[in-house]
This record gives sequence, C1' cells and structure tokens, in this order.
RNA sequence: UUUACUGAAGGGCAAACCUUCCGAAAGGAGGGGGCGCAAAGCUUCCGGUCUAAGUUCGUAUCAGACGAAUAAGAUAGCGGGGUUGCUAGG
Repeated sequence: UUUACUGAAGGGCAAACCUUCCGAAAGGAGGGGGCGCAAAGCUUCCGGUCUAAGUUCGUAUCAGACGAAUAAGAUAGCGGGGUUGCUAGG
C1' cells in the first nucleotide's frame, strides 16, 4: 500500500448545495440532499461571533448617498450553564 474478515441492538438528527416561502440583513421555515454529531434534543442565563431596519454622529448636498457606532435581531452545528431522553457495562 492492497485485499479479506470482524467491528451490540433499535434507531435519531441532518452540513454544504439545489429549490419554494419569510426577513432590511444576519438568518429562519417547507421539500430534496448527507458533511458530520452520543445529546448536532430543548432552553439566550453567561461569554463569543454575525447583521444593523431603527436611532445617534460625521461627510456630502437640498432630501432617500456614503462612513462609523449601537441589539432587546440572529447563531443552540461557537463554547459554558440549566433541563430532558435512548442503550450498554459497573
């Protein structure tokens, strides 16, 4: 390196991508699809990260442009916490 055998049982979820819808966006939901996951079940309490409609400030100029800041928006498949569940062994 190649080949063969073996690698609990029942299973569960479902990344990227494609498509339809929602959203200002991040992103979410339905269908397809499987990268992976022993909690990749649920939950924003703590931190991180993402977006910036609205708001504030600045620049420009007659407005609706650009830039910066900001979450009570998003992410549970970024961690921690809480909570629930399946199986085996002791």

Notes
The RNA shown here (c-di-GMP-I riboswitch aptamer) has 90 nucleotides and comes from an Olavius algarvensis Delta 4 endosymbiont. Lineage of the source: Bacteria > delta/epsilon subdivisions > Deltaproteobacteria. The sequence is in RNAcentral, with records from Rfam.